Molecule: FMN riboswitch aptamer (RFN element)
RNA sequence: AUGUUUCUUCAGGGUUGGGUGCGAUUCCCUACCGGCGGUAACAGCCCGCUAACGCAUUUUUGCGCCGAAUCGGUGAAAUUCCGAUGCCGACGGUACAGUCCGGAUGAAAGAAGAUAUGU
Numbered sequence: 001a002u003g004u005u006u007c008u009u010c011a012g013g014g015u016u017g018g019g020u021g022c023g024a025u026u027c028c029c030u031a032c033c034g035g036c037g038g039u040a041a042c043a044g045c046c047c048g049c050u051a052a053c054g055c056a057u058u059u060u061u062g063c064g065c066c067g068a069a070u071c072g073g074u075g076a077a078a079u080u081c082c083g084a085u086g087c088c089g090a091c092g093g094u095a096c097a098g099u100c101c102g103g104a105u106g107a108a109a110g111a112a113g114a115u116a117u118g119u
Stems, first nucleotide, its partner, number of pairs: 001119004006114005017029003031099002033089002035049004044087002053064004069085005091102003
């Protein structure tokens, strides 16, 4: 330095101001937010993953499902930077929710560290 074992810790942000209404942080205008790994260069919208949801099941695993971007510029290299304009966001509850409440003081992609051991 690197593979493996066991364990520990950590691991998602956001409704401003106004309108209508008996009632909306849910509608309308406006505002705000962006998990993890990868990628020649920094990514919500390039590739993949987690969560959620559905089915099955030996009950913790398998399968399915799973949103959205273009143009211009710089450069050796960027759908990642800069400029412009645009778009997207599980389930249950409730006046219709990416932002409120709830499952969730959960789980997890993964990150860091400790431990034992191999090369």